[in-house]
């Protein structure tokens, strides 16, 4: 100095004033409600006055796991779903870490991961044939049939169509063609043999918690592709979900249907079990209630110490950082900072750096909680900052 890789970090500042919004808790004062014999207690509205807080890395997708609420026999199966190498971490995960194998890259690094010899199935087009395959052309051989040449007249060489009968090895199509090279063998061939090489399957042994990995050795065994095709194989899985739920308050009227069962009990089914007749279920049509809690002290947050390669654990200390409901954090001026842009000096000879001025102008993208958390994914403008590959040069 060029071109890469991976991880981080933060969300284009900061600061003054004035007005505006919401929320927490204080204090003061008015005023009604309750308990008190009474002082005064309890909360609650209304005005003030101080004070302390107020969006995000993704709040987005609603995609995974939960917490937490309720329902349920926190009963059993079936169907049905979801993951899918090991091994570790987590409340818990389909997520992370650390390892393994195979593929892509010169590397740094990236992607990917249960089985194709249980069985079913699917693959255009060329091609004989595409996984119990397969002869178009070709190569060997035999048969007679016909051509040519030679002859010692026994017969022998050669070539053409047909027909039998053998082959997959050399050419050909194809993305892919049932292991590769090389020698033997053979009428031509062919793992038909045999050497080495790849792969399967096996056995021993030796590191590894495992996935795996290494060394010897046998078998001529030679077994393409998809399983996000069905399907097998291991592990997992009740269901609804803050519009869960409690709590107060208000509340009726009509109408059809159905009913000891094929009703009803929070996906389905099937077994068992529990409820119902003043009962229960399902639907139409029209009133009634919108209030309060659930609402942020968390699987939280920072710092230190430790334990581990690491996710992560563990122990001290110390903070309290939205809680709105049609939905709350705005507007305005100043100052500084950082960009740009004109001007001026100076460096360089490029179009650049360095200073300085300026009452020119910007502070930007993607985008806003709505029961809370662990992930994952998807958008993103201008940035910093760490560790590392490869290439040139100089030293």
């Nucleotide at each position: 100095u060029a071109a890469g890789g991976u991880c981080g970090g933060a969300g284009a500042g900061a600061u003054g004033a004035u007005c505006g919004c919401c929320c927490c808790g204080g204090u003061u004062g008015u005023u009604a409600g309750c308990a008190g014999u009474g002082a005064u207690g309890c909360g609650g509205a209304c005005a003030g006055c101080a004070g302390g807080g107020g969006a995000g890395g993704a709040a987005a997708g609603u995609c995974c796991g939960a917490a937490c609420u309720c329902c349920g026999c926190a009963g059993a199966g079936c169907a049905g779903g979801a993951u899918g190498c090991c091994u570790u971490g987590u409340a818990a995960c389909g997520c992370a870490a650390g390892g393994g194998g195979c593929c892509c890259g010169c590397a740094a690094g990236g992607g990917u991961c249960g089985g194709a010899a249980a069985g079913c199935g699917c693959a255009a087009c060329a091609g004989a044939g595409a996984g119990c395959a397969g002869a178009c052309g070709g190569c060997c051989u035999c048969g007679g049939c016909u051509c040519c040449g030679a002859u010692a007249c026994g017969u022998c060489g050669g070539g053409g169509a047909c027909g039998g009968g053998g082959u997959a090895a050399a050419g050909g199509u194809g993305a892919a063609a049932c292991g590769g090279u090389g020698a033997g063998g053979u009428a031509a061939g062919a793992g038909c043999u045999c050497a080495c090489c790849a792969g399967u399957u096996c056995u021993g042994c030796c590191g590894g918690c495992a996935a795996c990995g290494g060394c010897a050795g046998a078998a001529g065994c030679u077994a393409g592709g998809c399983a996000a095709g069905c399907c097998c194989c291991a592990u997992c899985c009740g269901g609804a979900g803050c519009a869960a739920c409690a709590c107060a308050a208000a509340u009726a009227u009509g109408g059809a249907a159905g009913u000891c069962g094929u009703a009803c009990c929070u996906g389905g089914c099937u077994c068992g079990g529990g409820u119902c007749a003043u009962g229960c279920u399902u639907c139409c049509a029209u009133g009634g209630u919108a209030g309060u809690g659930g609402c942020a002290a968390g699987a939280u947050c920072a710092g230190c110490u430790u334990g581990g390669c690491g996710a992560c654990g563990a122990g001290c200390u110390g903070a309290c950082c939205a809680g709105a409901u049609a939905a709350a954090u705005g507007a305005u001026c100043g100052u500084c900072a950082u960009c740009u842009g004109u001007c001026c000096g100076c460096c360089a000879g490029c179009u650049g750096g360095c200073g300085g001025a300026u009452g020119a102008g910007a502070u930007a993208a993607c985008a806003g909680a709505a029961u809370u958390c662990g992930g994952c994914u998807u958008a993103u403008g201008a940035c910093c900052g760490g560790c590392u590959u490869u290439g040139a040069g100089c030293u």